[in-house]
RNA sequence: UCCGGGGUAACUCAAUGGUAGAGUGGCUCCCUGUUAAGGAGUAAGUUGUGGGUUCGAGUCCCACCCCCGGAGCCG
Numbered sequence: 001u002c003c004g005g006g007g008u009a010a011c012u013c014a015a016u017g018g019u020a021g022a023g024u025g026g027c028u029c030c031c032u033g034u035u036a037a038g039g040a041g042u043a044a045g046u047u048g049u050g051g052g053u054u055c056g057a058g059u060c061c062c063a064c065c066c067c068c069g070g071a072g073c074c075g
Stems, first nucleotide, its partner, number of pairs: 001071007010024004018055001026042005048064005
């Protein structure tokens, strides 16, 4: 330098161009002599950054940043 994959809640990951979700974790309550386990509820998001297309973008297009893998060039 080129090619491929990825970046979404604290973490691990979903989401056909049409209301952004789950599990784990957090918080509150129930249960228990206490803890754990179990049950109910609840909060938490600039979807990496900036543009574009569209009535509408996590999703499509362009540029850039970061991570992983591969190839190549120089030495």
Transfer RNA from Candidatus Kaiserbacteria bacterium RIFCSPHIGHO2_01_FULL_55_17, 75 nucleotides, folded computationally. RNAcentral holds the sequence, with entries from ENA. Rfam family: tRNA. The family's RNA type in Rfam is transfer RNA.